Predicted 3D model of a 150-nucleotide RNA (c-di-AMP riboswitch aptamer (ydaO/yuaA leader)) from Streptacidiphilus fuscans.
Rfam family: c-di-AMP riboswitch aptamer (ydaO/yuaA leader). Its family is annotated with cyclic-di-AMP binding and regulation of gene expression in the Gene Ontology.
Model confidence (mean pLDDT): 80 of 100.
């Protein structure tokens, strides 16, 4: 370093000459956000801690700050059940075997982080990411694509 592999996490334009960097434009995904629908049937609220301020002041708002236990979000990364515990069975999810897809048959994965009391779906609109981490390779069934070659 080429070629592949998890993953949205790729390209690369004009820019004397090389190499790099930068990067408009393209392309991938994510949150947030009406009707309607869902939910709810309460006319009511809705977590801790800390300042300051009003006030009908042993309390109550209110505004600003901090927290992670209630909710939430990315993600395959969940359910059960037994165990003091480590973990351990099913049950589901997920990726890998090198031309594509399927099966067979091997071989692994179910993690972590983020919001900050808060948010259902959602057109317009608004906003964010484009990181990081690895190195597998059974023949060959079906079915397809491309290439040489006559």
């Nucleotide at each position: 370093a080429a070629c592949g592999u998890c993953u949205a996490c790729u390209u690369g334009a004009c820019g004397a000459c090389c190499g790099g960097a930068c990067a408009g434009g393209a392309g991938c995904g994510g949150g947030g956000g009406a009707c309607c629908c869902a939910g709810g049937u309460a006319c009511g609220u809705c977590g801790c801690c800390g300042u300051g301020a009003a006030c009908u002041c042993g309390g109550u708002u209110c505004a600003c700050g901090g927290c992670u236990a209630g909710g939430g979000g990315u993600g395959a990364a969940g359910g059960c059940g037994c165990g003091a515990g480590a973990g351990c069975g099913c049950c589901c999810g997920g990726g890998c075997u090198a031309c594509c897809u399927c099966a067979c048959g091997g071989c692994c994965c179910g993690a972590a982080c983020c919001c900050g009391a808060c948010a259902g779906c959602u057109c317009a609109c608004c906003u964010c990411g484009c990181a990081g981490g690895c190195g597998u390779c059974g023949g060959a069934g079906a079915g397809g694509a491309a290439c040489a070659u006559u």
The RNAcentral record of the sequence draws on Rfam.